[in-house]
Context: one part of a larger RNA
Order: sequence, then C1' cells, then structure tokens
RNA sequence: UUGGGUUUAAAGGGUGCGCAGGCGGAUUGGUAAGUCAGUGGUGAAAUCCCGAGGCUCAACUUCGGAACUGCCAUUGAUACUGCCAGUCUUGAAUUCGGUUGAAGUGGGCGGAAUGUAGCAUGUAGCGGUGAAAUGCAUAGAGAUGCUACAGAACACCGAUCGCGAAGGCAGCUCACUAAGCCGAUAUUGACGCUCAGGCACGAAAGCGUGUGGAGCGAACAGGAUUAGAUACCCUGGUAGUCCAAGCCGUAAGCGAUGAUAACUCGUUGUUGGCAAUACACAGUCAGUGACUAAGCGAGAGCGAUAACUUAUCCACGUGGAGAGUACGUCCGCAAGGUUGAAACUC
Repeated sequence: UUGGGUUUAAAGGGUGCGCAGGCGGAUUGGUAAGUCAGUGGUGAAAUCCCGAGGCUCAACUUCGGAACUGCCAUUGAUACUGCCAGUCUUGAAUUCGGUUGAAGUGGGCGGAAUGUAGCAUGUAGCGGUGAAAUGCAUAGAGAUGCUACAGAACACCGAUCGCGAAGGCAGCUCACUAAGCCGAUAUUGACGCUCAGGCACGAAAGCGUGUGGAGCGAACAGGAUUAGAUACCCUGGUAGUCCAAGCCGUAAGCGAUGAUAACUCGUUGUUGGCAAUACACAGUCAGUGACUAAGCGAGAGCGAUAACUUAUCCACGUGGAGAGUACGUCCGCAAGGUUGAAACUC
C1' cells in the first nucleotide's frame, strides 16, 4: 500500500466541543480547472513485441512496422465534480406556546438512626461467635427515660422508571443555569456531517494545604481458627471516607458495540407530549424494554435502539510471549501517566 476486519477470536479513542482536512440537499444560468473527444508537436537510439532477411540452424544480427500507456500546445463537448452568480425548502438553526425530569451550581431547612456528654431509674453482667476469647463493666456497664451536641447518609415512595455527552445524578425547599420533547409552521435559507492536532469535562483510589471527623475502616495491635494463618471470623483502630480551593487523568470508563444520515415484516409493554370540558378506546411524535420475519453471524446471538442493506468521516488491529516493559519525548509535587520498541524465544 492492497484485500479483508474491529459485541465475545487481535482491534471503537472514557466523553464532548471544535480549527485545519475529508465529505455534502433541490434547481437555473455562466465558466471550462478536473473529466471526455479530435488535431499538431514531442516522446533519441538500443531494448521489448510483430513481420521479413543474413550467418547450414540457433543464439546473434540487419531491415520495416507497431509500441513508447507520458508531456506540451490547440480546437471542441458540458453529463458529473469544481468555481462564479441567482432561486428554493425538505437538512440545520431560530421564533412563539406548552411540557418533562434523582440534569448542574450555591444557600436554607427537616426527621429517623448512630455515637458522645449530662441527669434519672436500676443491678450484674454486656458484647461477640460455629464455639470462644481479646474487649467493656461494682470507679455502676449493658437496658430504659429525658436533655444537649456532632458528623455523615437520606428508609418508605422506588420501578424491567427518569435525567445527563460521558463520568454520573435521589430527603424537602429557594435562587441561578443548562437540556430534551411536543405543538404551531412564523423567520433565516445549506448556515450541514465528521474531525488528525488542540481545548474542556472525566468514578474510585491517591497527592499537597487548611477545616472537620459520628459511623465505617486499608495499615497496625490484640483474640480466635489452623500443621502454619503475615488471611477468612471477632475486639479495637490510624490514614482515608466529608468540606474548601488545587493536582492527578486512570477503570471490566462496558451495550466489551465510534459519530451522523437513509432504507427494511410484525406482535406486545412502558415513560413524556399532542387533539378533547373530562374519561375511555384508537392514533401519532420522541424516548425506553421484551419477543420475532427477512437478512446477517463461526456460533452464541443481533434483529427499526441492528451485529440487516447502504453512504461520509474519524479511531484502531495484523501470531503468542518478551511488554504496555526498556530507551527517549511530553505531562506530574509524587505516585505515576502518555507515546512506545528490539534482542532472545515458541
């Protein structure tokens, strides 16, 4: 580079925004760059190919032809692509009116539980386990009642539900902010799709600084278990978990399935709209589930939310191990991340 691939065999970037680049709706006119046709010039000779000839043949060689798929110039063609100018509305966006939700940020408030402290009642156990022990308790525990304080998480509702680009998001309420969907079809008139590099976001753990610290709980200590037990079980318990402003930039970041657009048989649920005074049935648009025809697939299975049939753009793979290692680069306070080989070997 080509062919063929990327749910599970190697392979979809964690997610979005987006410059360059690639690709791009309907229609009219112009142009003629790409494209196509004709003509002219050039494309040395030799070589290669074809047809003849000469060495007895052949190799070899001579002659003729073709070819040299190219380049330049010129004359035309105008379907497609490009460029210029105009028009259009179905793509896209806006407007108006509704509507939906655990979407985000900040503030305020709430009750249950847990723990601690105080007071009261009250007496010998409590706790824990397979069984125990460590532990707590006559300096009055545990239990019960009242009061106060603290931090963290929000039972039921709750769902095969909803929202968000992904990570993710759940008590109630207020403020601010964002988004989707539906209806009207008013406005702009291709303004679009994708996106190397770039930028932003990005669970948990971790890092530095300062608060906070109830419960839980790496490390650690003790008690058990065991042949041993650096574990599983128990009693404690520090970082951490929480908050603020920063860093890190990774995950089985998964639907192990990139984005966008179009097309293709049915059945059945559910969420949010729409029309109606209201309800019901039916319908329709947008999501979200189950089953399935064709088709696809090695199979499992997928099946209008495709892994079907197509188009455009990006990313990625090319036997195992060595190895996501070494070296170098860039990033980071560090931990480490990113990019990413080879020898050797099967």

A computed fold for a 346-nucleotide part of an RNA from an uncultured bacterium, annotated as small-subunit ribosomal RNA, central domain. Its mean pLDDT, the model's own confidence on a scale to 100, is 88.